[in-house]
Context: one part of a larger RNA
RNA sequence: GUCAGGGAGUUUAUUCGAGUGGUGAGACCAAGAUAAUAUCUAAAUCGUAGGGAAACCAAUCAGUCCGCAGCAUUGCAAGGGACAACGUCUGAAAGGGCGUGAAAUCACUCGAAUAAGAUGCGAAAGGCGUCGAUCUAUGCGUGGCCAGGUUGAAGCCGUGGGAAACUACGGUGGAGGACCGAAGGGGUAUUGAUAUACAACUCAUUCCUCUGAGCUGCGUUUAGUAGUAAUAGGCUAAUCUAGGCGUCUGAUAGCACAUUACCGUCGAAGUGGAGCCGCAGUCCAGCGUUGGGCGAGUAAAAUUUGAAGGUAGAGUACAGACAGUGUUGGAAUGGGGAAUUUAUUCCUCGCCGCACCAUCUAACUCCGAAUGUCAAAUUUAUUUAGACCCCAGCAGUCGGGCGGGUCGCCGUAAGGGUGAUCGCCGAGAAGCGAAUAAGCUAGAUUUGGGUUAAGGGCCCUAAAUGUCAAUUAAGUGUAAAAAUGAAGAGCGUCGUAUUCCGAAGACAAUGUGAUGGUAAGCUUAGAAACAGCUAUCCAUUAAAAAGUACGUACUAGUUUACACAUCGAGGAAUACGGCCUUGAAAAUGGACGGGGCUAAAAUUGACUCCCGAUACCCAAAGGCAUGUAUAACAACAUGAUCCGGUAGACGGUCGAUCGGCGAGGGUUGAAGCAGGUUGGUGAUGACCUGUGGACCUCGUCGAUGCGCAGAUCCUGAU
Numbered sequence: 001g002u003c004a005g006g007g008a009g010u011u012u013a014u015u016c017g018a019g020u021g022g023u024g025a026g027a028c029c030a031a032g033a034u035a036a037u038a039u040c041u042a043a044a045u046c047g048u049a050g051g052g053a054a055a056c057c058a059a060u061c062a063g064u065c066c067g068c069a070g071c072a073u074u075g076c077a078a079g080g081g082a083c084a085a086c087g088u089c090u091g092a093a094a095g096g097g098c099g100u101g102a103a104a105u106c107a108c109u110c111g112a113a114u115a116a117g118a119u120g121c122g123a124a125a126g127g128c129g130u131c132g133a134u135c136u137a138u139g140c141g142u143g144g145c146c147a148g149g150u151u152g153a154a155g156c157c158g159u160g161g162g163a164a165a166c167u168a169c170g171g172u173g174g175a176g177g178a179c180c181g182a183a184g185g186g187g188u189a190u191u192g193a194u195a196u197a198c199a200a201c202u203c204a205u206u207c208c209u210c211u212g213a214g215c216u217g218c219g220u221u222u223a224g225u226a227g228u229a230a231u232a233g234g235c236u237a238a239u240c241u242a243g244g245c246g247u248c249u250g251a252u253a254g255c256a257c258a259u260u261a262c263c264g265u266c267g268a269a270g271u272g273g274a275g276c277c278g279c280a281g282u283c284c285a286g287c288g289u290u291g292g293g294c295g296a297g298u299a300a301a302a303u304u305u306g307a308a309g310g311u312a313g314a315g316u317a318c319a320g321a322c323a324g325u326g327u328u329g330g331a332a333u334g335g336g337g338a339a340u341u342u343a344u345u346c347c348u349c350g351c352c353g354c355a356c357c358a359u360c361u362a363a364c365u366c367c368g369a370a371u372g373u374c375a376a377a378u379u380u381a382u383u384u385a386g387a388c389c390c391c392a393g394c395a396g397u398c399g400g401g402c403g404g405g406u407c408g409c410c411g412u413a414a415g416g417g418u419g420a421u422c423g424c425c426g427a428g429a430a431g432c433g434a435a436u437a438a439g440c441u442a443g444a445u446u447u448g449g450g451u452u453a454a455g456g457g458c459c460c461u462a463a464a465u466g467u468c469a470a471u472u473a474a475g476u477g478u479a480a481a482a483a484u485g486a487a488g489a490g491c492g493u494c495g496u497a498u499u500c501c502g503a504a505g506a507c508a509a510u511g512u513g514a515u516g517g518u519a520a521g522c523u524u525a526g527a528a529a530c531a532g533c534u535a536u537c538c539a540u541u542a543a544a545a546a547g548u549a550c551g552u553a554c555u556a557g558u559u560u561a562c563a564c565a566u567c568g569a570g571g572a573a574u575a576c577g578g579c580c581u582u583g584a585a586a587a588u589g590g591a592c593g594g595g596g597c598u599a600a601a602a603u604u605g606a607c608u609c610c611c612g613a614u615a616c617c618c619a620a621a622g623g624c625a626u627g628u629a630u631a632a633c634a635a636c637a638u639g640a641u642c643c644g645g646u647a648g649a650c651g652g653u654c655g656a657u658c659g660g661c662g663a664g665g666g667u668u669g670a671a672g673c674a675g676g677u678u679g680g681u682g683a684u685g686a687c688c689u690g691u692g693g694a695c696c697u698c699g700u701c702g703a704u705g706c707g708c709a710g711a712u713c714c715u716g717a718u
Stems, first nucleotide, its partner, number of pairs: 001718006011116013026046002032040002050057002060084001063083004070076002085100006119258002122255001126248006137222001139220007146212001148180003151176001155172007184209003189205002192203002224240001226236003261653006271285004276281001286397002288394006297382003301379007313367001314365002319361003324356004329352002334349006400425004405421006430441003445621007455611003458595003464608001466607006477597002488582003492579010509566005515539003520534003545560001549558002622643002624639005654707001656704010672691008
């Protein structure tokens, strides 16, 4: 993991509410009696009157109006509403608070709350008691153990020196928390081996210590807020920053996980407040659901009219900011400079004003929208099949998210933060987007058929290798977006507009010419069209610059402008635009979904046909709601505006075990088991065959230790 069995909203009391039933201004017994579930018993409880702290006082024999159902024919009117009146308390009063025209009570069932373990399992802890020092820590008593080797303290002896104190040398001696190193004790390094191990700390090699604060046997002492501790929070029986065991104990857990059959109807919230130690929670409100009451309007719709406003925008009239210019304004005291008349004058840069021309503002406004809001009217929608409103039972929700929707604020930005409003996901399937919570289409009761939507129509793959006209040569592209591709650049190519040249011959190409004054003048070593400066004329010509580029030291040479000839029809420039190219860099080889595609299967524009959803239409069926119309079932009718659904509310059922009552089956084969057939939307039911060999079922009512896939669930098997 699998299988089997077990496994979680229970019980009692009290208090509310709903339903059903009994009795009813009353209802009912508890303990007890009794054979009894029949019956008796009438204390208590609740109700029949309230107000007031209390003393104390104490309520409409329905007065008026409206009016639903109903009855009836234009009125009556149960219940209901409004007014009035009444009781009491308060108050000087006015007024205000609570109450008044009788419905309760008992039982059962269900829903909830509270108290209890209170749906199940789960702490770390806390209290009380008790047991442990055979492990280990310390102390005490009594015993045991430490191969061998090395070093050579004091003391002593001898000899020498010295007056002495003492000293030197040689022996002897055998000290030491001395040295090396077995046993013993330890546990340094390999960060070796081992790693469900030989072992819940071992093995190998290496290493420390080994006469001492040494090691060790036996006996014995000290313990749980306590011991012991050369101190590590170590150790106190594989347990220690407070032992083990038992008990309080089902501790508590706003937290995690789990929580068992089916169908039907509706269907949320992630927001506001808390004077909640509140931020993983709870309470009140909001939003859901169920039941009841009332009885006529209701509305986030549209249009029109009216009203309030100070946003967007705009503006500079106020307030504030702010660049510049001007100034015959101002100052008991600004900085610098100059003059000489030095108690003065002048110049300049500043300061405070004013004017002009500009620029601004969430906390500026002379102005000022749209949208939205409020009110009324009209229309529309909805409502006696009962809306709106009111009352009552039960919740869940208080972590939200996304949008190439719109409007803000913060941020460089973000699948960012934080708001308003709309939609969607959450709780929404299906088709499309390759795949893909929120994008596009579209809101799925069931079955069958048809038509479309978004999106598609070469093959994978349903449908056009469709038509017309263009573009692109880059495989650009074949991507609605999410999932980019910018500024800039292009004599790539297509187009639009404007201007100019052109049969009096353009543009390009080829051929010829491109002269003279003159080597212009100046400069310069030189300067001759062509280093540089100045000027840039005249002549001859078809045309030819005091020279466009190359070249030379300077010349020379080549070339161009310009002209002619040949040729024979379009050419040149500018601006803008389409597609394309470039700009363009990431780590295994790789992605238009893939194959593949080039007068496309790409891009742009136009057209026709087709495919394609649970959408729409048609047919049939089921459920639900409402009605016929009810005591109830069945039946029929209507539903364009009913049948997606998490949390959750409500309703109806299936099955298990046991019991009461009723009815049955079974050796001509019960239960159980196995296989098959079949009914029901489903939980599940029925039948047949085999096996089995003695009990079993149905209807109805009641009861419950009543339904398992989950809880690292428990026990067993495998």

Predicted 3D model of a 718-nucleotide part of an RNA (large-subunit ribosomal RNA, domain II) from a Candidatus Heimdallarchaeota archaeon. The prediction has a mean pLDDT of 83. Its Rfam family is "Archaeal large subunit ribosomal RNA". Taxonomically the source falls in Candidatus Heimdallarchaeota (Archaea, Promethearchaeati).